[in-house]
Context: one part of a larger RNA
RNA sequence: UUGGGCGUAAAGCGUCUGUAGGUGGCUUUUCAAGUCCGCCGUCAAAUCCCAGGGCUCAACCCUGGACAGGCGGUGGAAACUACCAAUCUGGAGGACGGUAGGGGCAGAGGGAAUUUUCGGUGGAGCGGUGAAAUGCGUUGAGAUUGAAAAGAACACCAACGGCAAAAGCACUCUGCUGGGCUGACACUGACACUGAGAGACGAAAGCUAGGGGAGCAAAUGGGAUUAGAUACCCCAGUAGUCCUAGCCGUAAAUGAUGGAUACUAAGUGCUGUGCAUAUCGACCUGCGUAGUGCUAUAGCUAACGCGUUAAGUAUCCCGCCUGGGGAGUACGUUCGCAAGAAUGAAACUC
Numbered sequence: 001u002u003g004g005g006c007g008u009a010a011a012g013c014g015u016c017u018g019u020a021g022g023u024g025g026c027u028u029u030u031c032a033a034g035u036c037c038g039c040c041g042u043c044a045a046a047u048c049c050c051a052g053g054g055c056u057c058a059a060c061c062c063u064g065g066a067c068a069g070g071c072g073g074u075g076g077a078a079a080c081u082a083c084c085a086a087u088c089u090g091g092a093g094g095a096c097g098g099u100a101g102g103g104g105c106a107g108a109g110g111g112a113a114u115u116u117u118c119g120g121u122g123g124a125g126c127g128g129u130g131a132a133a134u135g136c137g138u139u140g141a142g143a144u145u146g147a148a149a150a151g152a153a154c155a156c157c158a159a160c161g162g163c164a165a166a167a168g169c170a171c172u173c174u175g176c177u178g179g180g181c182u183g184a185c186a187c188u189g190a191c192a193c194u195g196a197g198a199g200a201c202g203a204a205a206g207c208u209a210g211g212g213g214a215g216c217a218a219a220u221g222g223g224a225u226u227a228g229a230u231a232c233c234c235c236a237g238u239a240g241u242c243c244u245a246g247c248c249g250u251a252a253a254u255g256a257u258g259g260a261u262a263c264u265a266a267g268u269g270c271u272g273u274g275c276a277u278a279u280c281g282a283c284c285u286g287c288g289u290a291g292u293g294c295u296a297u298a299g300c301u302a303a304c305g306c307g308u309u310a311a312g313u314a315u316c317c318c319g320c321c322u323g324g325g326g327a328g329u330a331c332g333u334u335c336g337c338a339a340g341a342a343u344g345a346a347a348c349u350c
Stems, first nucleotide, its partner, number of pairs: 003322004007304002012318001014201004021194003025088001027086002033081002035077009049065006091191001092188002094185001096183004103177007110154001114150008125136002162169002206247006215241002220236004258317006266295011299306002323350003332343004
C1' cells in the first nucleotide's frame, strides 16, 4: 500500500502480434441494471459528536438528539453509462492510380586488397619498437613482375540521409515477397485503442552436428618492460569469427523517455509525395501531407533540460517503483545439452 511517481534520483517489459479483461465516435428510440430524488424498515445497548442535567468542579454518570453512511423494500426521473432496435461518416478498413527505400528471402555475377603456391629479375637484409629482442632470410627472404587458388569484407558515392516492430539492413543484377507514404474518393459502417496470461522475432558471445578457414584473434608459447608483469608493446598462434540445420534468449537491447488519441506561438534545414504558380524544360516561389534534425515562446522540471517527434495540457489501457547493503543472492519451480536464463525472498546490518 490512501497516495505519489517512472529521461538523469528506485522505477517503461528488448520489440511486436494478439486472447480474456478494461476503455471507446455521431444521431434517434426501448428499458431501468448502474445513477439521481422521495418515503418505509433495519444497522442491539454501550462508545464517538451535539444539547441539557446530577455528583461542590472534573474524571464519571443520566436524559434527549443527530451527522455521515451501509443494506433491504417501495414510488418516481431518464440527462449520462450499460441494454434493445435502427441511422450516420469524421475513427478504422478499403477496390483504383502513383511513388521512395542498405525492408526480408533465394540465386547469379564483379573488382580492389590480403595470404599462400608456382615461375622470372635480383642478391642481403627484412620485420618490429620508445628502444630492442624473439621471428623470417644465401636451402635465396624482403622488393618487383607474370600466373593460379582460397576465404572474408564490399573503398569512393555516404549525409545531421533512407528502410524496418525492435534486433538490424549497404558491391551489382535478377526472381519471389512484407510494410509505408500520397492522390481522388466508389464501398463497409465503429469493424477501434490497449493488452494480464500466451505466441513470434530477438546483436554479440556461447553450445550441438556437418562443412569451411584468407585476414583478425580469446586461450596458449616466446621476446620485451618491470621489483614482479599471469597485463599494456612485439613475434607467432588455437577455439572463434564464415556457411547449413538446431539451441541459447541475454546487452549501457538507450531516446537510459510504453502504446493510442486530441489540443497548444513561431523560425529554419533535409527526405518522400501532392496541388497551385512559373517555364520549351529543369529550377525558383506559395500552400498541404508523412517522416527526420536544429533553434525557440507559453508551459513543465530539483536542476540539467524538454518544448507540435513534449519531459506541456487532457483521456484510456498495460508494465514497473516504494531507503542502502545483504542480492538479482539462497531456496523452490519452469526452461536449457551445458553455460545459464526466468521468477525471486529472509535473517542480519547501516
Molecule: small-subunit ribosomal RNA, central domain
Organism: Picea sitchensis